[in-house]
RNA sequence: GCGCACUUAGCUCAACGGCAGAGCAGCCGUCUUAUACACGGCCGGUUCCUGGUUCGAAUCCAGGAGUGCGCA
Repeated sequence: GCGCACUUAGCUCAACGGCAGAGCAGCCGUCUUAUACACGGCCGGUUCCUGGUUCGAAUCCAGGAGUGCGCA
């Protein structure tokens, strides 16, 4: 330099172009003499950035950024 993949909650990951979700973590409660386990609830998002298409974009298109892999 070229090609491919990925980027969504603190972490790991979902999500036909139509309300952004789960598990773990955190917080509160039930339970226990107490802790842990278990159970219930709550909290938590500029969906990497900038534009475009569309009635509507995490999703499609263009450019950029970062990470990983491969080729030279």